[in-house]
RNA sequence: GGGCGUAGCUCAAUGGUAGAGCUCCUGCCUUCCAAGCAGGUGGUGAGGGUUCGAUUCCCUUCGCCC
Numbered sequence: 001g002g003g004c005g006u007a008g009c010u011c012a013a014u015g016g017u018a019g020a021g022c023u024c025c026u027g028c029c030u031u032c033c034a035a036g037c038a039g040g041u042g043g044u045g046a047g048g049g050u051u052c053g054a055u056u057c058c059c060u061u062c063g064c065c066c
Base pairs, nucleotide, nucleotide: 001066002065003064004063005062008022009021010020011019016052024040025039026038027037028036045061046060047059048058049057
């Protein structure tokens, strides 16, 4: 100097209600388990700025990689 940081994990979302898959929880189903079906919980590394509105733009800072 450049890149990355979003849910427990892997990843989306280029200014307008933050989503998916897997996981987890509950229910259905099953003699039981698994699978399947339905529903649900949960997140933008931290601080500040711009804006009617910021995951998104700007500054600082922390961590990781080159």
Overview
This is a predicted structure of a 66-nucleotide RNA (transfer RNA) from a marine eukaryotic metagenome. Its Rfam family is "tRNA". Rfam's curators write: Transfer RNA (tRNA) molecules are approximately 80 nucleotides in length. The family's RNA type in Rfam is transfer RNA.